[in-house]
RNA sequence: UCGUGCUAGGCGGGGGGCUAGCGGUACCCUGUACCGGCAAUCCGCUAUAGCCGGGCUGAAUUCCCGCCCAGAGGUGGCUCUGUUUGGGGUCUGACCCUUGUAAGCGGCGAUGAGGGUCGGGUCCCGCGCAAGGGAAUGCUGGUGAACCCCGCCAGGCCCGAAAGGGAGCAACGGUAGCCAGUCGUGACCUGUGCCGCGGGGGCGCCUGGCCGGAGCUGGCUGCAGGGGUAACGCCUGGGCAGAGCUGAUCGAAGGCGGGUGCACGA
Numbered sequence: 001u002c003g004u005g006c007u008a009g010g011c012g013g014g015g016g017g018c019u020a021g022c023g024g025u026a027c028c029c030u031g032u033a034c035c036g037g038c039a040a041u042c043c044g045c046u047a048u049a050g051c052c053g054g055g056c057u058g059a060a061u062u063c064c065c066g067c068c069c070a071g072a073g074g075u076g077g078c079u080c081u082g083u084u085u086g087g088g089g090u091c092u093g094a095c096c097c098u099u100g101u102a103a104g105c106g107g108c109g110a111u112g113a114g115g116g117u118c119g120g121g122u123c124c125c126g127c128g129c130a131a132g133g134g135a136a137u138g139c140u141g142g143u144g145a146a147c148c149c150c151g152c153c154a155g156g157c158c159c160g161a162a163a164g165g166g167a168g169c170a171a172c173g174g175u176a177g178c179c180a181g182u183c184g185u186g187a188c189c190u191g192u193g194c195c196g197c198g199g200g201g202g203c204g205c206c207u208g209g210c211c212g213g214a215g216c217u218g219g220c221u222g223c224a225g226g227g228g229u230a231a232c233g234c235c236u237g238g239g240c241a242g243a244g245c246u247g248a249u250c251g252a253a254g255g256c257g258g259g260u261g262c263a264c265g266a
Base pairs, nucleotide, nucleotide: 001266002265003264004263005262006261009057010056011055012030013029014028015027020046021045022044023043024042034054035053036052037051038050063259064258065257066256067255068254073250074249075248076246077245078244079243080242081241082240083239084238085237086236087235088234091233093232094229095228096227097226098225099224100223101222103221104220105219106217107216108215115211116210117209118208119207120206121205122204123200124199125198126197127196128195129193130192131190132189133188136185137184138183139181140180141179142178143177149174150173151172157166158165159164
């Protein structure tokens, strides 16, 4: 060096996630890389870190190590945008309330503003008048005594020889009582009154006379001050999505270099 047989190894790897950690199932990337069983309410393990069973290959294109690239993909960080959610009340923001001002608009004002002055009303008290109310009383009308009312009492009755006397029903007239009234009277009462008289009070409102002669008002806008609200803007924290950036991190695939047996025979 060649041949034969075998062995270690290999028959995919990576990312995030999970985990004390490792590997796997599931997800994603790469791209082709045996088969069966197990696994998310997980599965198998412990730094030699999937386990069990079977098969193929096998010392190099294929196994092992190092370096390069960073073009796949993932993760992180920062910025921006959108969206969602919590908090704040600092803001020449927004909204609400309020005070002032009187620049603009408006309203009132020479048919006289604001102001001054003299009254009246509104308010309170007393009295009167009117109205209403129920009761009382009078008057008028009706009714009216089976609970024994009064007067006059025909007829009839009783006493009497008679004259005469007596009780008394009905009718008639009345009385107590009861009912009613466009009625009267004197008291009483009042959530009554475009009513009258007297007194009080007051300048809030309304109104009249007089003086005087140009402002007054504060509805809208503006400006200034105060208070409040937190739907929105704003500030601040978190979640989600997207975009951009990166001397961040891992990194498949790819490239380059190096390394790796045993036995027998020639």
The RNA shown here (Bacterial large signal recognition particle RNA) has 266 nucleotides and comes from a Pseudomonadota bacterium. A source record names the gene ffs. The source organism's lineage runs through Bacteria, Pseudomonadati and Pseudomonadota. The coordinates come from a structure-prediction model, not an experiment, and the mean pLDDT is 77.